[in-house]
RNA sequence: UCGUGCUAGGUGGGGAACCAGCGGUGCCCUGUGACCUGCAAUCCGCUAUAGCAGGACGGAAUUCCCGAUCGAGGGCCUUGAAACCAGGUUUUAGCCGUGGGAGAGGUGGCGUCGAAGGCCAGACCCGUCGCAACCGGCGUCCAUGAACCCCGCCAGGACCGGAAGGUAGCAACGGUAAGUGGUUCCGCAGGUAGUGCUGGCGGUCCUCUGGCCGGAGCCGGCCGCCCACGGCGAACACGGAAUCAGGUUCGAAAGAGGGUGCACGA
Numbered sequence: 001u002c003g004u005g006c007u008a009g010g011u012g013g014g015g016a017a018c019c020a021g022c023g024g025u026g027c028c029c030u031g032u033g034a035c036c037u038g039c040a041a042u043c044c045g046c047u048a049u050a051g052c053a054g055g056a057c058g059g060a061a062u063u064c065c066c067g068a069u070c071g072a073g074g075g076c077c078u079u080g081a082a083a084c085c086a087g088g089u090u091u092u093a094g095c096c097g098u099g100g101g102a103g104a105g106g107u108g109g110c111g112u113c114g115a116a117g118g119c120c121a122g123a124c125c126c127g128u129c130g131c132a133a134c135c136g137g138c139g140u141c142c143a144u145g146a147a148c149c150c151c152g153c154c155a156g157g158a159c160c161g162g163a164a165g166g167u168a169g170c171a172a173c174g175g176u177a178a179g180u181g182g183u184u185c186c187g188c189a190g191g192u193a194g195u196g197c198u199g200g201c202g203g204u205c206c207u208c209u210g211g212c213c214g215g216a217g218c219c220g221g222c223c224g225c226c227c228a229c230g231g232c233g234a235a236c237a238c239g240g241a242a243u244c245a246g247g248u249u250c251g252a253a254a255g256a257g258g259g260u261g262c263a264c265g266a
């Protein structure tokens, strides 16, 4: 130096959290050869030599160990930047909306062809009476309706008489009372409604119409002004969650370079 066979170490690592501490499963980052099986977050297993148990693979070098340099990503801190969200305060020098106020601003309308105000009358509206309408009742009218104790007329039969005739009188017939049924019209009295009026009477604020008195103002939030309220905008400070920057901490992968066994044979 080469070949063969072994052994050490290797077959991921990191962050936060959890933990007395160290790992693991779980979460996150890296992204691969990132071994297989079992255990395991109300946890599983260990003890500064810090997963435990079993198996497989490669194996002293591109694969193990150290490592300048570089740096994915995570945690923490206060500060800065520009914005977001929930509320708070201020602002009437800003804007918009709502309500009210003064007619002292501006403007408009009406008015001597007569304002405000007052009086009268009427209309509207309401109430009441009346009338009509409607409803039922009574009457009227019609029909029916009394074996006898209603009327009239009374066959037959009965009675009186010598006869002529007469008397009482049932049925039938006609009529009527109480009752029953019907009733267009008509008459009487009553009742009722958010029915109706050519009606009568009465009443009050508003509105409208007309007349009289009166003799110069009246009306309008249209603009502006004042007050109050609400909303928007702006500013300020606090809080919340997040982005970027800064500091700090841990730090994967990569990585110049360096280091590192045993046995046998040639």
Base pairs, nucleotide, nucleotide: 001266002265003264004263005262006261010057011056012030013029014028015027020047021046022045023044024043035055036054037053038052039051064259065258066257069254073250074249075248076247077246079245080244081243084240085239088236089235090234091233094232095231096230097229098228099227100226101225105223106222108219109218110217117213118212119211120210121209122208123207125203126202127201128200129199130197131196132195133192134191135190137188138187139186141182142181143180144179150175151174152173158167159166160165

Model confidence (mean pLDDT): 77 of 100. This is a predicted structure of a 266-nucleotide RNA (Bacterial large signal recognition particle RNA) from a Candidatus Eiseniibacteriota bacterium. A source record names the gene ffs. Lineage of the source: Bacteria > Bacteria candidate phyla > Candidatus Eiseniibacteriota. RNAcentral holds the sequence, with entries from ENA.